Transfer RNA from a Candidatus Parcubacteria bacterium, 72 nucleotides, folded computationally. The coordinates come from a structure-prediction model, not an experiment, and the mean pLDDT is 81. It matches the Rfam family "tRNA". Gene Ontology term of the family: triplet codon-amino acid adaptor activity. It was read from a public genome assembly.
RNA sequence: GCCGAUGUAGCUCAACGGCAGAGCAAUCCCUUCGUAAGGGAAAGGUUGUCGGUUCAAGUCCGACCAUCGGCU
Numbered sequence: 001g002c003c004g005a006u007g008u009a010g011c012u013c014a015a016c017g018g019c020a021g022a023g024c025a026a027u028c029c030c031u032u033c034g035u036a037a038g039g040g041a042a043a044g045g046u047u048g049u050c051g052g053u054u055c056a057a058g059u060c061c062g063a064c065c066a067u068c069g070g071c072u
């Protein structure tokens, strides 16, 4: 330099172009003499960045950035 994959909550991951979710962690509550386990509640997101297409984009298209892999 070229090609490909990945990028979404603190972590691991979902999400036919149509309200962004789950598990775990953290917080609070219930249960217990206490802890663990269990149950419940609430919270947590500029979906890597910038543009484009569309009535509507996490999703499709382009460029860039980061990480990983391959080729030279």
Stems, first nucleotide, its partner, number of pairs: 001071007010024004018055001027041004048064005